[in-house]
Context: one part of a larger RNA
This record gives sequence, structure tokens and C1' cells, in this order.
RNA sequence: AGCACACGGUGGAUGCCUUGGUACGAGAAGACGAUGAAGGACGUGACUACCUACGAAAUGGUACGGUGAGGUGGAAGUAACCUGUGACCCGUACAUGUCCGAAUUGGGAAACCAGUGUAGAGUAAUAUCUGCUCAUUAACAACUGAAUACAUAGGUUGUUAAGGUCAACCUAGGGAACUGAAACAUCUAAGUACCUAGUGGAAAAUAAAGUAAUAACGAUUUCCUUAGUAGCGGCGAGCGAAAAGGAAACAGCCUAAACCUCAUAGCGUGUUAAAUACUGCAAUAGUUGCGCUAUAGGUGUUGUGGGACUUGUCAGGACAAAUUGCAGCGCGUCCAGAGAGUCAAAAAUUAUCUUGUUAGCCGAAUCAUCUGGGAAAAUGAACCACAGAAGGUGAUAGUCCUGUAGGCGAAAACAAGAUAACUCUCGAUAAGCACCCAAGUACUGCGGAGCAAGUGGAAUUCUGCAGGAAUCCGGGAGAACCAUCUCCUAAGGCUAAAUACUCUCUCGUAACCGAUAGUGAACCAGUACCGUGAGGGAAAGGUGAAAAGCACUUCUAUUAGAAGAGUGAAAUAGUACCUGAAACCGUGUGCUU
Repeated sequence: AGCACACGGUGGAUGCCUUGGUACGAGAAGACGAUGAAGGACGUGACUACCUACGAAAUGGUACGGUGAGGUGGAAGUAACCUGUGACCCGUACAUGUCCGAAUUGGGAAACCAGUGUAGAGUAAUAUCUGCUCAUUAACAACUGAAUACAUAGGUUGUUAAGGUCAACCUAGGGAACUGAAACAUCUAAGUACCUAGUGGAAAAUAAAGUAAUAACGAUUUCCUUAGUAGCGGCGAGCGAAAAGGAAACAGCCUAAACCUCAUAGCGUGUUAAAUACUGCAAUAGUUGCGCUAUAGGUGUUGUGGGACUUGUCAGGACAAAUUGCAGCGCGUCCAGAGAGUCAAAAAUUAUCUUGUUAGCCGAAUCAUCUGGGAAAAUGAACCACAGAAGGUGAUAGUCCUGUAGGCGAAAACAAGAUAACUCUCGAUAAGCACCCAAGUACUGCGGAGCAAGUGGAAUUCUGCAGGAAUCCGGGAGAACCAUCUCCUAAGGCUAAAUACUCUCUCGUAACCGAUAGUGAACCAGUACCGUGAGGGAAAGGUGAAAAGCACUUCUAUUAGAAGAGUGAAAUAGUACCUGAAACCGUGUGCUU
């Protein structure tokens, strides 16, 4: 030095474990914010560096419920306290809530500096302190008010609202490139990523100027299918529908216009005592009139076209306006009847009841022997079960603990529902007439976009530029265009459900992970650390049933380490702690050289 065996060191694999993750299901919620958010800074404890909690009323205050013996968080220790006059803890409501931050009195290098007005405290007086107040924009109202007469601009004050944050989903405005085409330019990637704006719990869309085809259907949305079809396409790469059919869910409405109005405002017109004041008669008033425009109220809303207007017919009761009286007429009011309602089409609230959420409560049934450190194991004999889900307990427990099945429960707040109050709505029809039925619109040309579709024979949709209709005997569509036929009624608006998503809460599930896995993060992690910065971004779990965490003695230069002693079932379980592989390093013995 090598090999073998034995015993160690180092190291932290493996096994077992799980407080943490992952995916999904059901339900809830889908927002918070000038009543100052999200997120922070700085403080608050007897001793307190950190985390948690809280805010100068500061590890907390008040009230009401629940619970019932201990309590002063993680987190030991000592001290001092609280507590059956109910502490601690849990829930509901209320109060307090420094400074920064949209940050909003001004400034500012966030958590700081400096003020105005006013009311108070304080001082001899300043100073100083405390409360409230003072940003901007928009809308509305009032008061003021230039050049410039009326006016307007502007100004002041008041009231209301907004501003910022937030995971995805959604809508709109903008909008790439890598890439693919085996290069590349049309094309693709893709209207994707990304930026911006905005709303909601969903958003968007939505009540046919539709789809169809000799038969018809009847708003929108989503899914299945149609179908990788019809098509588009340097006819390359690729892109890629729709009707019908089957499901989910279903819901329909309101304006504009014509016409009416002793409703309001403006402009014009008007003098002959006329017009006019619902009609007739009588009285009375008399610039009140009439016309146009604007606003408001009524009416009205459709494609077997509808509505307005005129005339007629029919249709509950009572009262009844329009200068006054009488007679008519009947705008309207009340009652009755019918219907609807706050989450569509109008909107505010209250009461009662029910159910649920936010604390909780009751809840069956086992003992002995034996092995062991320990019984829940084994053995023997029992019991409960609407409960043999699960977790814990010194090994594997239906009957030990927490629970489970089942049942019960709220002073307060909230949610949903029902009922009542309350609120809202309610003529039909026939004939005539030819008044209305959404205009710089439809449509056309040119340039684009978007439709599965690249300009093509290219309809339909949107629009930048230029032209530019008709009003129901009107107008649009049916894939150039024309005719016939059929369908529909544009140029105003609203609308639940079925659909999308999950920052978040509760409950649950897993042929999901088990510490190099699973979140980056099982542990004080978006931390340490890196970077000027945007940003990047770790490692790190396990003593034991219980700290019983080794009193005391000895060795030693020693708060290191070790030998005894003691604890413990075990200390080769000693806080470098379960198991403790390999590489690597030794000690002893044997063999070989």
C1' cells in the first nucleotide's frame, strides 16, 4: 500500500410522517373609497428585538347576546393583576381610530414642513395648544357683473356628484412582431400579445326593413349537430361558415310623428266693440284673441299594415271641470270590477309572519385478564347504532375525548320569501277621410373596413369624400342585375333567464404532491440576497408519549469536548436530536506484497 472482516467518523439518500400546497364540486359573494379606500409609516405591552392584534380611549373601550372557570396572544420566565357582582374567549352593534396615501388648505425628497378663517384653552402681551374650516372638475340654484344700453363673458356663495384601488370574465378605441408558407412580398401568426377607456355581477346581444321557398317558422344568448361540409386561398401555406334539426332558458315593452291643451315662454298680427271665453238661451268679461316657434302634458306605436281625424253603434255606479245661471256635453274624481308591481318596461316605504346567515347547545353504547414503558393489540364476556364519517388519546378505539346520525337555538345585524298596507294600469268596433308613420337618412359613385370570403360576377353590414329620394298606389330583402312571386317595415330607445369568470368566504371531494415533490414560499418569503433601476429571487420541516432538555462529580487552558452519575422503553432519541444509504476519512484484526 492492497484485499477481507469488524467497529466508527463524515454525509443526508431512503422509508415513514404532514402543519403546506394542487385540481375540482356545491353554495355564498362579486366590490372597497372624500363618513378618507387599497397599501403603508410610526407607535401601543411591567420587562418586548420580531410576528400577531390594536391606534394617544392604542396586545385595547361600550352595550347586547352566547359560553362557564379560569385568564393577562405567538412565547418561556419573573412580577403585578383580573375573575360566579361572570373574567378570558366567540358573535352582533357602537365608539376611538396618530401620520402618509385619490390625499383634497399650500408646499414636498410619501409618512415631513408651513399656513387661512372661526370658536375655545392659555399669556400681562406675544408665543403655544385644541376643535371645525379652506383642493379641483361637473351639474343645478341664488346673488352679482365688464368692454357695451339691454344682455353676455367673468366672479362669489350654496347644494349634489366625481376622482383612487381591485383577480379573472366583458364591451369599445388603438394594435405588433417572432413564426408558418421549408426563402419571401399577397397571405399566415391575429384582430392574438400589448396599450387605453368603461360598465356590471355578469357584460354584450335582443323583439325582424329576419330566416326560408310553393311548405313554413317567428326576439336574443349558449351547447350539440350540420362540418372540416359549402366556400375562400401566391387555389400555396392555410382559413373556414350558415339555414334546417336537437337541447338549455324563455318575456316582452316604451318613444318620435299626425291630433288635442284658458299649460309656460318668445316673436308676429289685430281695434269695426268685433273675435274669443265647450254647445244652446241669457248675463258677464273683454286684448283675454289668432298664427308661428320652443318646451311641457295628453294621445299613439303597427305589417291579417297601424295610428290620427270625422260620423255612428255598443260598453258598471255616483259625482262632475271648462266666467256665471238653466239645459246638454263629459276633461276628470271616487267606488266597484279586472290585472300588475319595487330584480325589464314608473316608483317610495312600513308592518306582521316564515326561512336562512352571522355565536352556540343536546347527542347512544365496555369491562376484565394478559404482554408491554404505555393498550386502543390479544384473549374472554357485553352493549349502542337514523351514530361502524373523521381526528385525537403513551401501539391498531363504534361504546375514552372531540365528534358523527338526528334534533334544538338569537338580544342584535343582514339576506330571501309570503301577506297586508301602499303604488300603478284598464274600452271595443264599423264606415268615411287621406293628416302621420324616425333625412343630409335610404340609396348611388369613389376610397376603405367588416362579413368564413384575399374585389371577385359579390349581395347583405359599417363608413371617410362627393352627390342625394319616397311616405303606404310608400319603402327594404330574398347572394350581380331584371321580372313575377314571397317575406319584412330601416334610418329612436329599454329588456330578466339560459352564458363567461373567481381576488374572496363556507362546506366538501381526489387511481393529486408529500419537503430537489407540491405554490416562488409547509419554516417570520416575495423574506435574505443581487441590481442605479425596471426587475430578479433562494436555502431552510421531523428529540421524546411527556422536557422528564442531563442535579452532582471528574478530566481539560476552556461557555469547546469528553468520562461518570441521573432521566427515559430507548440517549448510537442529548436541542449539530426519527430512520441514517453511497461517495469520502479512519481504528482494530487477519491475509498478501
Large-subunit ribosomal RNA, domain I from an uncultured bacterium, 593 nucleotides, folded computationally. Rfam family: Bacterial large subunit ribosomal RNA. Its family is annotated with structural constituent of ribosome and ribosome in the Gene Ontology.